Predicted 3D model of a 530-nucleotide part of an RNA (large-subunit ribosomal RNA, domain I) from Geitlerinema sp. PCC 9228. Taxonomically the source falls in Geitlerinema (Bacteria, Bacillati, Geitlerinematales, Geitlerinemataceae). Rfam family: Bacterial large subunit ribosomal RNA. RNAcentral holds the full RNA, with entries from SILVA.

Context: one part of a larger RNA
RNA sequence: GGCUGACGGGGGAUACCUAGGCACCUAGAGGCGAAGAAGGACGCGGUUACCGGCGAAACGCUCCGGGGAGCUGGAAGCAAGCGACGAUCCGGAGGUAUCCGAAUGGGGCAACCCGAAAGACGGCUGAGUGAAUUCAUAGCUCAGCACGAGCGAACCCAGCGAACUGAAACAUCUUAGUAGCUGGAGGAAAAGAAAGCAAAAGCGAUUCCCCAAGUAGUGGUGAGCGAAAGGGGAAGAGCCUAAACCAAAUGGCAAGCCAUUUGGGGUUGUGGGACAGCCACCAGGGAUGGGAAAAGUUAGGCGAAGUAGCUGAGACCUACACCAGAGAAGGUGAGAGUCCUGUAGCCGACAACCGGACCCACCCGGCUGGAUCCCGAGUAACUUGGUGCCCGUGGAACACCAAGUGAAUCAGCGAGGACCACCUCGUAAGGCUAAAUACUCCUAGGUGACCGAUAGCGAACCAGUACCGUGAGGGAAAGGUGAAAAGAACCCCGGAAGGGGAGUGAAAGAGAACCUGAAACCGUCAGCCU
Repeated sequence: GGCUGACGGGGGAUACCUAGGCACCUAGAGGCGAAGAAGGACGCGGUUACCGGCGAAACGCUCCGGGGAGCUGGAAGCAAGCGACGAUCCGGAGGUAUCCGAAUGGGGCAACCCGAAAGACGGCUGAGUGAAUUCAUAGCUCAGCACGAGCGAACCCAGCGAACUGAAACAUCUUAGUAGCUGGAGGAAAAGAAAGCAAAAGCGAUUCCCCAAGUAGUGGUGAGCGAAAGGGGAAGAGCCUAAACCAAAUGGCAAGCCAUUUGGGGUUGUGGGACAGCCACCAGGGAUGGGAAAAGUUAGGCGAAGUAGCUGAGACCUACACCAGAGAAGGUGAGAGUCCUGUAGCCGACAACCGGACCCACCCGGCUGGAUCCCGAGUAACUUGGUGCCCGUGGAACACCAAGUGAAUCAGCGAGGACCACCUCGUAAGGCUAAAUACUCCUAGGUGACCGAUAGCGAACCAGUACCGUGAGGGAAAGGUGAAAAGAACCCCGGAAGGGGAGUGAAAGAGAACCUGAAACCGUCAGCCU
């Protein structure tokens, strides 16, 4: 020095555990904000660094309700107190709520300064004033309203809109109208009551699912992209205007017409309405206004049945019992239906919210006639340039955008994939509309052939922390004594660290560097070899 064995050190794998995560389900909620949010700064405690709570009324104030013996948070100690005259705690309603922050009197390097009281800016309404430019208008000023502004995970609509990539290169194409940026809204959004489909038969708003179908198509006919009708389901709901016409008010002027406003009227495609004539006022319906019951939510309450022996401790085991509308689960010194919390079942609200049965009000009718009038205009249509549709310009309809040109009013107009005829379908150029559908920052409950500390969220632990970066941003490691601290008085060695006794404990080889304690690695002793 090597090998082997034993015993240690070191280390923290493994097993076990779970305080934390992950996924989904069922309900709820789906917003907060100028009455100042989200998020912060700084403060508030007898002692207080941090976390949590709170706001100069500051570990809290008031009222109402619950609850019933302890309480002064995590978090000990000391000190001082509170509580059956009902505290702490839980729920409801209020009060207070510094400073910054949309931040809004002005400024500013956020949490500060000036100032002295000020809704800053925008919007809407009204009034005043008032240019170029006479009237006017723009602008300006004031008052009123307190409407907007900012934040928020996904879902939704709209505007703008890539590239890597694929095509085995690459340009049309694809990725993809995706990512990203912006605007806007709601609890959903969007769409929606046929100028629609269809095909000789018919259907009857929209949305979503299954099929149709990877079909018809489209496509450097490459890569790829990719419908619809129709059928089956979920849900189901239809309405309001413009115009003709009537009336009133106001204004104008040619003096019986015009314009505006308001009210009535009217809303359709087997064309409808105005207009003229006639009949009804019930039933039924309503998404409108007002009131409003039950149920529910936000605290809670009642709630069956076991003892003994064994043990450090019993719930295990043994013995003999009991309950069960309760043998879900968690805890308790080990494995508990009968010890605790609970569970089945049952009960409960002053107040707030939700809810909307029901009641009241209000609204909603039809037939005939056919002369005249009306039936949404810089619109439809056409041309040109683009875009969206399965459709890449194609024979390219349809829908949309821009420019130019520019109709008709039912004997009208649009569509049925160029176009024409016939036929059929519909009624554009105004608007509203629940449900079925999408999502989950959040609340409650539940479930798991989900994880179990290198896993599971980045984060089980004071984590978006420490740390890194000028910054945008990046971003960790780190769980386990014991049933209970009973956390080792006292003695000894030592400066201490550390250790040896003693003591606690079932165990200290559970001693805080604390459950189990693998391997690398380092020793001590022994055997063998060199």